Context: one part of a larger RNA
RNA sequence: CGAUUAGACUUUUGAGAGGAUUCUUCCACAGUACGAGAGGACCUGGAAGAAGGAAUCCCUGGUGUACCGGUUGUCCCACAAGGGCAUUGCCGGGUAGCUAUAUUCCUCAUCGAUAAGCACUGAAUGCAUUUCAAGUGCGAAGCGAACCUCAAGAUGAGAAGUCCUUAUAGGUUCCCCAGAGAUUAUGGGGUUGAUAGGCGUUAGGUGUAAGUCCUGUAAGGGAUUUAGCCAAGACGUACUAAUAACCGACU
Numbered sequence: 001c002g003a004u005u006a007g008a009c010u011u012u013u014g015a016g017a018g019g020a021u022u023c024u025u026c027c028a029c030a031g032u033a034c035g036a037g038a039g040g041a042c043c044u045g046g047a048a049g050a051a052g053g054a055a056u057c058c059c060u061g062g063u064g065u066a067c068c069g070g071u072u073g074u075c076c077c078a079c080a081a082g083g084g085c086a087u088u089g090c091c092g093g094g095u096a097g098c099u100a101u102a103u104u105c106c107u108c109a110u111c112g113a114u115a116a117g118c119a120c121u122g123a124a125u126g127c128a129u130u131u132c133a134a135g136u137g138c139g140a141a142g143c144g145a146a147c148c149u150c151a152a153g154a155u156g157a158g159a160a161g162u163c164c165u166u167a168u169a170g171g172u173u174c175c176c177c178a179g180a181g182a183u184u185a186u187g188g189g190g191u192u193g194a195u196a197g198g199c200g201u202u203a204g205g206u207g208u209a210a211g212u213c214c215u216g217u218a219a220g221g222g223a224u225u226u227a228g229c230c231a232a233g234a235c236g237u238a239c240u241a242a243u244a245a246c247c248g249a250c251u
Base pairs, nucleotide, nucleotide: 001153007163008162009161010160011159012158016150017149018148019147022050023049024048025047026046027045028044034039051107052106053105054104055103056102060100061099062098063097067093068092069091070090071089072086073085074084075083076082110145111144112143117138118137119136120135170247171246172245173244174190175189176188177187178186195241196240197239198237199236200235201234202233204230205229206228211224212223213222214221215220
């Protein structure tokens, strides 16, 4: 830009396209059929696994340089407390998120037309013959469906529902953001508001703060104290920030 000679929002159909459709082992049938023996099945049913793929973070782990603690050297600091630097100084843990080696699921069943092949009926050729004779079947991990995803620029531009009628339905700039993200886009919210921050409670993490008291000559230890502190989590709460404006159905 088209679809569109009204304009919108939501939900869809599926022409078409892509993906997947993989493999192994074991058990039963059965030590059966077969075979002198050695050996050793078809068919059918069942189980497990490999590999590949998808989703997810409840569990197991990893990461987690803005969380907590321990500790060395040095500097600030009267001491203490609290900090700076040394790879995040080093070390022990660890929330959210992300993640695999973790968890769950899928690679299943079926139908149709067939290939090689196997057949039926049957002449040419009174027999025979599956038939580059007419006619009729079975038959594969392959083909077409079925399964998953995209999909009306499918210009053949589809369908349904609802809203709106000359300033409205709707949309955008702008602003607050994240289940989104390089930008854009997408999604949520914009006071008729819980969108983000703050605050409160809480989950969870760390592991018992500072100060004071007791004790020990002291380094220290104990009590107050399952304390203190805390990032991204959950719920609540308008305290802060979401100001304002524009487009919008032709001639």
The prediction has a mean pLDDT of 82.
The part of an RNA shown here (large-subunit ribosomal RNA, domain VI) has 251 nucleotides and comes from a Candidatus Roizmanbacteria bacterium.
It matches the Rfam family "Bacterial large subunit ribosomal RNA".
It was read from a public genome assembly.